[in-house]
RNA sequence: GCAAGUCGAACGAGAAAGCACUUCGGUUCGUGAGAAGAGUGGCGCACGGGCGAGUAAUACGUGGGUAAUCUACCCUUGAAUUUGGGGUAACAUCGCGAAAGUGGUGCUAAUACCGGAUAAUAUCUAAAUUGCUUAUGGUGUUUAGAUCAAAGAUGGCCUCUUCUUGAAAGCUAUCGUUUGAGGAUGAGCCCACGCACCAUUAGCUAGUUGGUAGGGUAAAGGCCUACCAAGGCUUCGAUGGUUAGCUGGUCUGAGAGGAUGAUCAGCCACACUGGAACUGACACACGGUCCAGACUCCUACGGGAGGCAGCAGUGAGGAAUUUUGCGCAAUGGGGGAAACCCUGACGCAGCAACGCCGCGUGAGUGAUGAAGGCUUUUGGGUCGUAAAGCUCUGUCAGCAGGGAAGAAAUCGUUUAUAGCUAAUAUCCAUUCCGCUUGACGGUAUCUCUAAAGGAAGCACCGGCUAACUACGUGCCAGCAGCCGCGGUAAUACGUAGGGUGCAAGCGUUGUUCGGAAUUAUUGGGCGUAAAGCGCGUGUAGGUUGCUAUGCAAGUCGGGUGUGAAAUCCCUCGGCUCAACCGAGGAAGUGCAUCCGAAACUACAUAGCUAGAGGAUGGUAGAGGGAGGUGGAAUUCCUAGUGUAGAGGUGAAAUUCGUAGAUAUUAGGAGGAAUACCGGUGGCGAAGGCGGCCUCCUGGGCCGUUCCUGACACUGAGACGCGAAAGCGUGGGUAGCAAACAGGAUUAGAUACCCUGGUAGUCCACGCCGUAAACGAUGGGUACUAGGUGUUGCGGGUAUUGACCCCUGCAGUGCCGCAGCUAACGCAUUAAGUACCCCGCCUGGGAAGUACGGUCGCAAGAUUAAAACUCAAAGGAAUUGACGGGGGCCCGCACAAGCGGUGGAGCAUGUGGUUUAAUUCGACGCAACGCGAAGAACCUUACCUGCUUGUGACAUCCCGACAUUCUGUGGAAACAUGGAAGUCAGCUCGGCUGGAUCGGUGACAGGUGCUGCAUGGCUGUCGUCAGCUCGUGUCGUGAGAUGUUGGGUUAAGUCCCGCAACGAGCGCAACCCUUGUCCUUAGUUGCCAUCAUUUAGUUGGGCACUCUAGGGAGACUGCCGGUGUUAAACCGGAGGAAGGUGGGGAUGACGUCAAGUCCUCAUGGCCCUUAUGUCCAGGGCUACACACGUGCUACAAUGGCCGGUACAAAGGGCUGCAAAGCCGCGAGGUGGAGCAAAUCCCAGAAAGCCGGUCUCAGUUCGGAUUGGAGUCUGCAACUCGACUCCAUGAAGUUGGAAUCGCUAGUAAUCGCGUAUCAGCAUGACGCGGUGAAUACGUUCCCGGGCCUUGUACACACCGCCCGUCACACCACGGGAGUCUAUUGUACCGGAAACCGGUGGGCUAACCUUCGGGAGGAAGGCGCCCAAG
Repeated sequence: GCAAGUCGAACGAGAAAGCACUUCGGUUCGUGAGAAGAGUGGCGCACGGGCGAGUAAUACGUGGGUAAUCUACCCUUGAAUUUGGGGUAACAUCGCGAAAGUGGUGCUAAUACCGGAUAAUAUCUAAAUUGCUUAUGGUGUUUAGAUCAAAGAUGGCCUCUUCUUGAAAGCUAUCGUUUGAGGAUGAGCCCACGCACCAUUAGCUAGUUGGUAGGGUAAAGGCCUACCAAGGCUUCGAUGGUUAGCUGGUCUGAGAGGAUGAUCAGCCACACUGGAACUGACACACGGUCCAGACUCCUACGGGAGGCAGCAGUGAGGAAUUUUGCGCAAUGGGGGAAACCCUGACGCAGCAACGCCGCGUGAGUGAUGAAGGCUUUUGGGUCGUAAAGCUCUGUCAGCAGGGAAGAAAUCGUUUAUAGCUAAUAUCCAUUCCGCUUGACGGUAUCUCUAAAGGAAGCACCGGCUAACUACGUGCCAGCAGCCGCGGUAAUACGUAGGGUGCAAGCGUUGUUCGGAAUUAUUGGGCGUAAAGCGCGUGUAGGUUGCUAUGCAAGUCGGGUGUGAAAUCCCUCGGCUCAACCGAGGAAGUGCAUCCGAAACUACAUAGCUAGAGGAUGGUAGAGGGAGGUGGAAUUCCUAGUGUAGAGGUGAAAUUCGUAGAUAUUAGGAGGAAUACCGGUGGCGAAGGCGGCCUCCUGGGCCGUUCCUGACACUGAGACGCGAAAGCGUGGGUAGCAAACAGGAUUAGAUACCCUGGUAGUCCACGCCGUAAACGAUGGGUACUAGGUGUUGCGGGUAUUGACCCCUGCAGUGCCGCAGCUAACGCAUUAAGUACCCCGCCUGGGAAGUACGGUCGCAAGAUUAAAACUCAAAGGAAUUGACGGGGGCCCGCACAAGCGGUGGAGCAUGUGGUUUAAUUCGACGCAACGCGAAGAACCUUACCUGCUUGUGACAUCCCGACAUUCUGUGGAAACAUGGAAGUCAGCUCGGCUGGAUCGGUGACAGGUGCUGCAUGGCUGUCGUCAGCUCGUGUCGUGAGAUGUUGGGUUAAGUCCCGCAACGAGCGCAACCCUUGUCCUUAGUUGCCAUCAUUUAGUUGGGCACUCUAGGGAGACUGCCGGUGUUAAACCGGAGGAAGGUGGGGAUGACGUCAAGUCCUCAUGGCCCUUAUGUCCAGGGCUACACACGUGCUACAAUGGCCGGUACAAAGGGCUGCAAAGCCGCGAGGUGGAGCAAAUCCCAGAAAGCCGGUCUCAGUUCGGAUUGGAGUCUGCAACUCGACUCCAUGAAGUUGGAAUCGCUAGUAAUCGCGUAUCAGCAUGACGCGGUGAAUACGUUCCCGGGCCUUGUACACACCGCCCGUCACACCACGGGAGUCUAUUGUACCGGAAACCGGUGGGCUAACCUUCGGGAGGAAGGCGCCCAAG
């Protein structure tokens, strides 16, 4: 800004411009025009449009009722439309006010208002009535009385009457008006049923429930008033609170259901908030009135105006929701006779991918598999026929041109027909013809043209879930729906390439249903997972035996009405298809009503006895209550005997005792409990009940016949009982014993143990009302294999009798089939199969808590949440591991022994410290004489300094060419000179091959990091006896069985048994060595016999020793005993050896993210004029200290001196080196012999014989230090080993603790070798001498098998509880304060209706003109909103 006006054909008045006229001053008559704008009047404004605040029922839905009602306009059909009157707007004029507005005076009209007449089948009153009916006051018929009405407007005509051109009365047509009847439509009221949550809302109600009378309404009714009565509603949920418009439908779902109520349609409610009426057919009225309130605006401050939950639009709020558009062309509505006017209803357009539907962004061909990207095992792969190229097509968009349907009418008059009428007129109805009307919109659509040209994104790629790689990052950044990903190789983060899915959309978020059988009616459960009330009695309710008859409420069948339309479904049709739209059908499982059936349920009647109960005869019992009474024991008291302890404990102490305890004897007191019997025995509903006797009393079971005749089962509420502890009052108190005290234990010990000890335990009365009140299993009935105990009562058989045996009923146990169960398990005493009833459960925690209610003296009980938080909590079973669980067994594991370590000095390794560096690794056993079988340089990786730049080393390419000798600078590396010299083969070509040097770049190089990225190797449990598999079987499964069991073994070794049968890796054996014999062979070995020698030296021999080849031998083979006729064990014989003869090699599946990237190899990362490489010097060798492993000792079983005897196994040419000589010695010289059964190292030592020392820091011990030397080596200063002389430290057998060893072992003694120039007290080997002890498996440690518990599985170095500190989150308390809603009582009282009043005011009617009747302002009252 627009959304409700319209009618001049209801009425009076009536401008202005323009035209005409003009005397040009204008005016009036005219026209404009009966137009505009107002007014009176009529109709409409109660429809249409919006919104959902309120409302849990005055709503809505479905079906009925109205005999208790109304209905304007519309349709059909009757009758009528008569006669008068008085005012008042507009207008004029005078005022008030800023405005809105308003007052006085005067004039006028009507279809406005009022009086009279007439009138009915209208209304009312009274009476009658053999009609009809759904029968309360229904609907008709008849009679009498009373009451009630109106308005005209427009067009036409002259048949009749009057003037007579034509008009008027009149007639006629249409519309209107009045009054009836009927219809249609709409509305009011009533009834039944349906329709949210909360019981932590259980009682509500005074107009409340009913009656009588009256009022009121269109209409029944407490709707209102007076009086009377005391009712009414409610566990089938009243009242209260919270939330909510209801429905057709919509979404989802297989359905049953669940959620929802946008668009469209029906109903209701509302219109700024609250209240009220007026007008009207209809309102208590969205764009009306009055009042109050809040807010906004105007104002001259006096006063006024307003209501978008109409259409647009603005602001605010918000995650978020459009144009201040066009048109009445269509459809519909209001007014009008009509033209027409109005219509933000509506039709269209605009905005938004918001939804649904359709279409396009191209199609074919095209392998140098282009370029490029990404990746790579560097070969390739992939994007990918994808692109380019070639050949086509033309939807959409663009340009140009054509171009609809939606329009039927109204209207006009032309034609025709019928009607009204006196009428051919007018009018009206139908029909022919003609004119006109399109917002959308130049839109839909069609044609031409050019052109692949203008048109693809989003999410995802660990599993669920379709789709994988690279780089970056490094528990950071981040992701995440759930599980979860990220700590240096991330398919999970970020990016890229590739892929997958959908596509003009795709993801995210929110919401609802589904999946969810996860509230289970369909369709779940309750022994242990959440879940059976602690137990009974019993009310309501639910369920209920057999037979017959009836009824028809439920039930079943059929008919009728309704179940609006739209929607859903089916068929057909219209837009090119579809979405969308149209037509027809079906469906709407419901409600109401009528008819029929009678099996079942209910109901009624009549019976029956199988359920239940009663009578009767027996019977067992710790069933309950009361009273009495006995003995044993504890304690105390008295008295006696008696003397020093008693008591108590793991050991003690507190304690008691010389004032006489404990012990013992006698007597007494008192309380409590009832040994034995005694028992998965009995009784009871459960809790529970135990000496004996008496009284009272409940229930069960068995037998027998008789009686009642369904009397039954369960059981919400209710009522009762209910262990222990606790509470109240009063008693009692021997023992025991919370609290408390003391003593111990202990780090502590508010505990366990001990000594005391009060409540309490006991009795009476009263509360409490809970327990793992458990069979963790509610009650009842019926059915479904058995076996075996036991209790009570019967029957049969039998007996002298008690037993035994068979059998019935009722209890109470165990085992077990089918079946069930997630499994464990249950299994006629069900957790099986069914029915009936009750209680209870719905993830863990918060929490059985808070608040509220009820109960209680209290303690507390009962009923019982939420916020918030987690992704689990839980059950049963399995395999392991673990246990200060159990059983069996083994090991130098303990014990029995022998010798050590730990104390000293030294050696060596480690930690620590220090340092330029003290390179690195190894850390319980299983690091520490370890890597290292040997650091002065080298090694060497470390430090300092000096160098180098394809490198100290490898390959490829090019060039030059083998090399030797010798200077200078320098610490050397290195740098820079001089002199001499120039490889081999050949097809003779600077062709080939080879070494060295120089150059170029690819690359070399790294003892740099990661052993938690790895290979290989190794340690360890452990040389422990274990670890597995195939097939079968068992189990839903994880898994089990085998592998367990009885024996036996060193052994999962073997035997027997067994749902197992076999097999593999381990054990054992096979291999090496050693111990005996035989045989073969005798040199370098040996020598009995024969010669010979200083000497097996030589001849000779191979018998013996020995050597090294081949064999034998030992197997529980033989005998006896034990054992299961077994395996095997014990003893014996024989034998060199006897039960794996001794020793070695040999190490199962696996564990320890064990060790090693510094042996080697290797992924990734890092360095590349350095973290590479070369060189010199230093360091690894430091030294307040601590630890490990060793050597030497501390002495007499010894030291020293002299003499003297006997090995084995090794090594030797850059080597071992003899004899001889020199040196005190280390060693030197020398060089025979030997590549070794020949020579050498090489003297073995302890031992034996003799001497000396005599218990001492020594003739022990040898460190340390001084001096002098030797050897190796380029070089012994830092920093080697050895020799000689001198020096002569600690140490006198070692604390706590701890190690090794079971026989040729320990102990002790020496010898050799590797490494190595040199350097062992270490390592690895060799032989000599050569013991002690083992009762035994209780204990410590480690291990194996079986079994058991487990909340552990990173596996007890596990898991886990609580407080506190800090930070954060959620929920509370808090002096108070604020808001909303509601109850009760009171004050208050606007507007309005109603009722009185109405002295002031007053047109119509009456009047005798005075007045009256009537009206109404004002005032009063009732009621009442705000306050």
Molecule: small-subunit ribosomal RNA
Organism: uncultured prokaryote